Predicted 3D model of a 349-nucleotide part of an RNA (small-subunit ribosomal RNA, central domain) from an uncultured bacterium. The prediction has a mean pLDDT of 88. The RNAcentral record of the full RNA draws on ENA and SILVA. Rfam family: Bacterial small subunit ribosomal RNA.
Context: one part of a larger RNA
RNA sequence: CUGGGCGUAAAGCGUGUGUAGGUGGCUCUACAAGUUGCGUGUAAAGGCACCGGGCUAAACUCGGUGAGGCAGGCAAGACUGUGGGGCUUGAGGUAGCUAGAGGGGCGUGGAAUUCGGGGUGUAGCGGUGAAAUGUGUAGAGAUCCCGAGGAACACCAGUGGUGCAGACGGCGCCCUGGGGCAAACCUGACACUGAGACACGAAAGCGUGGGGAGCGAACAGGAUUAGAGACCCUGGUAGUCCACGCGGUAAACGAUGCAUACUGGGUGUCCACUCCCGCAAGGGAGGGGGUGCCGCAGCCAACGCGCUAAGUAUGCCGCCUGGGGAGUACGGUCGCAAGGCUAAAACUC
Numbered sequence: 001c002u003g004g005g006c007g008u009a010a011a012g013c014g015u016g017u018g019u020a021g022g023u024g025g026c027u028c029u030a031c032a033a034g035u036u037g038c039g040u041g042u043a044a045a046g047g048c049a050c051c052g053g054g055c056u057a058a059a060c061u062c063g064g065u066g067a068g069g070c071a072g073g074c075a076a077g078a079c080u081g082u083g084g085g086g087c088u089u090g091a092g093g094u095a096g097c098u099a100g101a102g103g104g105g106c107g108u109g110g111a112a113u114u115c116g117g118g119g120u121g122u123a124g125c126g127g128u129g130a131a132a133u134g135u136g137u138a139g140a141g142a143u144c145c146c147g148a149g150g151a152a153c154a155c156c157a158g159u160g161g162u163g164c165a166g167a168c169g170g171c172g173c174c175c176u177g178g179g180g181c182a183a184a185c186c187u188g189a190c191a192c193u194g195a196g197a198c199a200c201g202a203a204a205g206c207g208u209g210g211g212g213a214g215c216g217a218a219c220a221g222g223a224u225u226a227g228a229g230a231c232c233c234u235g236g237u238a239g240u241c242c243a244c245g246c247g248g249u250a251a252a253c254g255a256u257g258c259a260u261a262c263u264g265g266g267u268g269u270c271c272a273c274u275c276c277c278g279c280a281a282g283g284g285a286g287g288g289g290g291u292g293c294c295g296c297a298g299c300c301a302a303c304g305c306g307c308u309a310a311g312u313a314u315g316c317c318g319c320c321u322g323g324g325g326a327g328u329a330c331g332g333u334c335g336c337a338a339g340g341c342u343a344a345a346a347c348u349c
Stems, first nucleotide, its partner, number of pairs: 004320003007303002012317001014200004021193003025087007033080002035076004040071003048066007090190001091187003096181003102176007109153001114148007124135002161168002205246006214240002219235004257316006265294007273286005298305002322349003331342004
């Protein structure tokens, strides 16, 4: 070098942007670097292939021939490459229509919980399997009015939508990213992937300052129990919220990398478009983009997957190689820390 794999057995980086590199649409032309053929030169032994010999055979060994390497020569010109010319299907752009909880900022609304003030009113309330701690005659709970403050946005709501992922849900305004459809006007391969790198990245956590209604690690108490460090109950600090900074993990999951092409159908749903029916509301059909279900072929150890592939192929990246030790030690690096990333061995089964 050659091999087999990665949904659930070990294995897809959490996600993107993109450098090097790898890979690259249709067509004409030049060159001849790769490539192929022929011949030349050169190239220890051993090894390898074939033929023959020697030990009874083999291993081993001796001899011969060859393949293989390198250099330069001649030829070929399909394919790859390089230079040049052209093309429009890939990619991008222009103008039009369009859906959306996509992102950031500012403002604003109502319901509910809690707390404060006031009114009515009186003996309980609360909580549980049952209780108790707790709370209440210094007037609670219930009920009505007023006020404060924080957090989250019932119904709509979907098997729905958007986003690269994390994720995103009251309403309005401002700023802003991406997508879809129809047309085929412009550029003319400008593309795919992507080691490093850079950016984003739930929750918890950390730093500084603020905020604090509800909830609630820790903690305290009451129960339960043999015990109860728990499950249940009454409280309750950090936190949860905001600003700025850090951290960088996850069952970050579709446990399924990205891109492209090809390969029967059926049935929902979302979006725009075209056509048809209808006065309209609306309904139907078609091709397209998304999102589900069922299933042909095929695939699969099975489960299952099945045009949103786990089918058939190509390009590029990442990763796996028995269990434990261990995602640990050591070293390096990042971090304020917690810790993250990288990543063994002895030993053992």